[in-house]
Context: one part of a larger RNA
């Protein structure tokens, strides 16, 4: 010097990102508990007091019940009895120590706000969380040989279930609510009409040649080559529908009797221009926004305004009691985190053997 502990004057977070680490609290009786709320809760809230030991004492009561004795229905039976052994508060009086849950084990409190509803779940070894999952909402698929999954198949799992059932998806307890586009893109209906495959059908054309020939050619039939109209399904094109489906929710200008600001007009575009409710927000670039609060002093935190670079309604929206080894602010309480160290215990380190 390290490690692990134990003590510490006076101040008490001045220490750091940050109260990280220690400190404080702590059992149990009693009093005595706010806001808020889904009436369960919040509660051990918070915040007070008592707490040994000896006497009164075999306290007050309580619990368990033996011997004896009755009955009569004779039975492990029913009264009656109280022996004995246990439990025990609550009061008085006394008495000891600095301390009485005398050692050990043994909750620090409160108050805001964020995000998640809640008890679970995880990255075995760097993350336990706001991630996951979860009642519960919805959407959609399935009529049973179900859909759907596993298999090359028998086959199995759905399920010895049957639509209040099973799959799949997205959303997450609850309250109050979820607003406008169906123009793309998907799906779902629909079948007049366009397209259109393989086949089907074979015209025309052509090679070959009996034959005709005006010798230039022309040419059945057969065989070959070639293949045109026409028919011809989904699909697709159409024509609707659909958003808790993928998705998307404008912009110049002008205007009111002080300014300002614009309920109002005007004008372009769009399938339609963001509704409610919230907003410097786990989202705000400029930004330490402005304005109030906490502070001596506030880039944080609260509240509020809204000018939302670039929220917004189930990839939910806004609240929320109750929960959190979760995230941020502030305050009591307490402390060697600190001011600033210091003492002390054990084990190293280092010397010598």
């Nucleotide at each position: 010097c390290c490690c692990u502990c134990c003590g510490u004057a006076a101040g008490g977070a001045a220490u750091u990102c940050g109260g990280c680490a220690a400190a404080u609290u702590a059992g149990c009786c009693c009093c005595g508990u706010a806001a808020c709320u889904u009436c369960g809760g919040g509660a051990g809230a918070a915040g007070g007091g008592g707490u040994g030991c000896c006497u009164c004492g075999u306290u007050a009561g309580g619990g368990u019940g033996a011997a004896g004795c009755g009955g009569c229905u004779u039975g492990c039976c029913c009264g009656c009895g109280g022996a004995g052994c246990c439990c025990g508060a609550g009061g008085a009086g006394g008495u000891c120590g600095c301390a009485g849950c005398g050692a050990a084990c043994a909750g620090g409190c409160c108050u805001a706000g964020g995000c998640g509803a809640c008890u679970g779940u995880u990255u075995a070894c760097c993350a336990c969380a706001a991630a996951c999952a979860c009642a519960g909402g919805u959407c959609u698929c399935u009529g049973c040989u179900a859909a759907a999954g596993c298999g090359u198949a028998a086959g199995c799992u759905g399920a010895u279930g049957u639509a209040u059932a099973g799959g799949g998806g997205c959303c997450g307890a609850c309250a109050c609510c979820u607003g406008c586009c169906c123009a793309a893109u998907g799906c779902c209906a629909g079948a007049a009409g366009g397209u259109u495959a393989a086949g089907g059908g074979g015209a025309a054309a052509c090679g070959u040649u009996a034959g005709c020939u005006u010798c230039g050619g022309c040419a059945a039939a057969g065989c070959g080559u070639a293949g045109a109209a026409c028919c011809g399904a989904a699909g697709c094109c159409c024509u609707g529908g659909u958003g808790a489906a993928u998705g998307g929710c404008g912009g110049c200008c002008g205007u009111a009797a002080c300014u300002a600001u614009a309920a109002c007009g005007g004008u372009c575009c769009u399938a339609a221009g963001g509704u409610a409710g919230c907003g410097a927000a786990a989202u705000u670039c400029c930004u330490u926004g402005c304005c109030g609060g906490c502070u001596a002093a506030a880039a944080a935190c609260c509240g509020a305004c809204c000018u939302g670079c670039a929220c917004g309604a189930a990839a939910g929206g806004u609240g929320u009691a109750a929960c959190g080894a979760c995230c941020u602010g502030g305050g009591c309480g307490c402390u060697g985190u600190c001011u600033c160290g210091c003492g002390g215990a054990g084990g190293g380190a280092c010397u010598c053997g």

Annotation: Large-subunit ribosomal RNA, domain IV from a bioreactor metagenome, 353 nucleotides, folded computationally. The coordinates come from a structure-prediction model, not an experiment, and the mean pLDDT is 89. The RNAcentral record of the full RNA draws on SILVA.